This is a predicted structure of a 178-nucleotide RNA (Lysine riboswitch aptamer) from uncultured Acetatifactor sp. The sequence is in RNAcentral, with records from MGnify.
RNA sequence: UGAUAGAGGCGCGGAAGACAAGAGUACGUUCUCUGUAACUUUGAGAGGGGUUGCCCGGGCAGCGGGAGGGAACGGAAAGGGGAUUUCGCCGAGACAAAAAGGCCUGUGCCGGGCGUUUUGUCGGGCCGUGGGAGAAGAUCUCACGGACUGUCGUCCCUUUUGGGGCGGAGCGCUGUUA
Numbered sequence: 001u002g003a004u005a006g007a008g009g010c011g012c013g014g015a016a017g018a019c020a021a022g023a024g025u026a027c028g029u030u031c032u033c034u035g036u037a038a039c040u041u042u043g044a045g046a047g048g049g050g051u052u053g054c055c056c057g058g059g060c061a062g063c064g065g066g067a068g069g070g071a072a073c074g075g076a077a078a079g080g081g082g083a084u085u086u087c088g089c090c091g092a093g094a095c096a097a098a099a100a101g102g103c104c105u106g107u108g109c110c111g112g113g114c115g116u117u118u119u120g121u122c123g124g125g126c127c128g129u130g131g132g133a134g135a136a137g138a139u140c141u142c143a144c145g146g147a148c149u150g151u152c153g154u155c156c157c158u159u160u161u162g163g164g165g166c167g168g169a170g171c172g173c174u175g176u177u178a
């Protein structure tokens, strides 16, 4: 230097079904209240067309549609989640930023979401504080702090093969092998 096999533990990630939550929410039907305007044109009338105005579809335009409150009856889903089972693993994997640019959001722009590439950070899990995401007292994530734990280096003690101090990082560490 290469190959190969391993270790850290509430270790990392994927999948499945059930479950909780989302939520008695969105939404549907019925009843009721408020709003449904102005001008113009056509028509016997009902009604239709046009312009402006109001409400809804993430924002604007455009386009499409018609709305809001209350009551009764009915009544979801997505993303995310903890446990279980199972599969793959030990930079496992996670996150951040930026650029290009692929897909989605009916069209265009903006915004947003998913994914790819590059660079960077992080040994690991836990707790606390603050920020962000989220319906959320779930969970995830970032920054800071705290003790714990594994590993190597170094110094001291001890002569047990252990303890303590300081420090580093996984591009690390240990075993075997050429």
Stems, first nucleotide, its partner, number of pairs: 001178006009090001011089006019081001027074008037052006054066004058110004093122005099117002102114004123149002126146008151168007

Rfam family: Lysine riboswitch aptamer. Rfam links the family to the GO term lysine biosynthetic process.